RNA sequence: CGUCCCGUAGCGCAGUGGGUAGCGCGCCUGCAUGACAGGCAGGAGGUUGCUCGUUCGAAUCGGGCCGGGACGA
Numbered sequence: 001c002g003u004c005c006c007g008u009a010g011c012g013c014a015g016u017g018g019g020u021a022g023c024g025c026g027c028c029u030g031c032a033u034g035a036c037a038g039g040c041a042g043g044a045g046g047u048u049g050c051u052c053g054u055u056c057g058a059a060u061c062g063g064g065c066c067g068g069g070a071c072g073a
Stems, first nucleotide, its partner, number of pairs: 001072007010025004019056001027043005049065005
């Protein structure tokens, strides 16, 4: 320097025939216990890396940029 892949909740990930974002773990509250763990019920938490564009509407499509990785030179 070139090609390709990835970036979504605290962590690990899903969601890519465009329609307003979810799972597991973790966290909080309650129930239960003498107490803890486990269990049960409920809950909080996300500018979908940044930006511009297309569209009635973008995590999803296109351009640029940033970060990480693989391969090649």
A computed fold for a 73-nucleotide RNA from a Streptosporangiaceae bacterium, annotated as transfer RNA.
It matches the Rfam family "tRNA".